[in-house]
RNA sequence: AUGAAGCCUGGUGGGAGAGUCUCAAAAGGAGCACCGAAGGAGCAAGAUCGGAAGUUACGAUUCCGGUUGAAUCUCUCAGGUUACAGUACCGCAGGCCGACG
Numbered sequence: 001a002u003g004a005a006g007c008c009u010g011g012u013g014g015g016a017g018a019g020u021c022u023c024a025a026a027a028g029g030a031g032c033a034c035c036g037a038a039g040g041a042g043c044a045a046g047a048u049c050g051g052a053a054g055u056u057a058c059g060a061u062u063c064c065g066g067u068u069g070a071a072u073c074u075c076u077c078a079g080g081u082u083a084c085a086g087u088a089c090c091g092c093a094g095g096c097c098g099a100c101g
Stems, first nucleotide, its partner, number of pairs: 006096004011092004019032001021031003033081003039077001040075003046068008
């Protein structure tokens, strides 16, 4: 000096879904119906540990229990259901860091 991967910033572009519902009225309430892409929670296969069976013993195998284990899946706590705003995710830009050479 180059700058992979990773992280941060809404700085910027794209970005869905579901009631402009009903009542009460004042404004922040209640009720019913819905959405899932802020956030949050849950788990499969697999891996691993322990116990029992099995075996002369070890191992394979079987059963039981624990730990770990993903999401755009599931839940709907939160959030949302005209528009605006916001949203996971993707791209760009900038910053941090520094793999290979």
Predicted 3D model of a 101-nucleotide RNA (Glycine riboswitch aptamer) from a Peptococcaceae bacterium.